[in-house]
Molecule: c-di-GMP-I riboswitch aptamer
Order: sequence, then structure tokens, then C1' cells
RNA sequence: UCUGAAACAGGGCAAACCCGUCGAAAGGCGGCGACGCAAAGUUACCGGCCUAAAGUCGAGUCGACCAAGGCGGCUGAGCUACCAGA
Repeated sequence: UCUGAAACAGGGCAAACCCGUCGAAAGGCGGCGACGCAAAGUUACCGGCCUAAAGUCGAGUCGACCAAGGCGGCUGAGCUACCAGA
């Protein structure tokens, strides 16, 4: 540097639900809990997806548009990393 995955060793992370909290929401954080993960470590750069408060338009109490909000456990990409082999 490359390859590999439940072959070895040490193990690691933690989906959904529920509770609390922040937020307009998406979602985040903490606790419980494990669906899974060889990068399910990290980063919003490319694409994709989610929400739409404020705003704009139309309406009449609603609808549409919209990211500067978010998703790294959607993909790519960058950086870093245990073990084993080459």
C1' cells in the first nucleotide's frame, strides 16, 4: 500500500419502539433496547432524500413553491483505523 470478513484475538458501534429534552418540523441529544454494521469512525464536497418555520403565490383558515434547516445507518468521495494475509 492492497485484499479479506463474522477465519483468529481484543472487541467496537447501536436500528426500530418507548421515556425525557431541544426544535415549527425533519431531525438532534440523553436513557432503555438490539435491527443490523469490516469502517454503522469522521467530514455536507458531488448526487439523492426529508422537513417548510419565516417568505412568496393562490385561497379562506387550506393548498402550492422554496433551505439559509436536516439525513454520514442513501450513494460516491476525502481523512483516519484493529486483526490476519500478500